[in-house]
């Protein structure tokens, strides 16, 4: 240098073919059980969907460019 993947919650991840309120699991907080603490239950909280732009009436999802990350060639 060149090509494919790949970024959404503290973490690991999911959203049908674009549709109006983005969820799950652990973690966090609060309550209940408990003499207490786990464990279990019940609730609450937490989000610029990497960024800039474009296409639509409408983009987390389509397209484009950079940036991070991984893989593979090739030097």
């Nucleotide at each position: 240098g060149g090509g494919c993947c790949u970024a959404u919650a503290g973490c690991u991840c999911a959203a049908u073919c674009g549709g109006u309120u983005a969820g799950a699991g652990c973690a966090g907080c609060u309550g209940a059980c408990u003499c207490a603490u786990a464990a279990u239950c019940a609730g609450c909280a937490g989000g610029u969907c990497a960024c800039u732009g474009g296409u639509u009436c409408g983009a987390u999802u389509c397209c484009a460019g950079u940036u991070g990350g991984g893989c593979c060639c090739a030097c």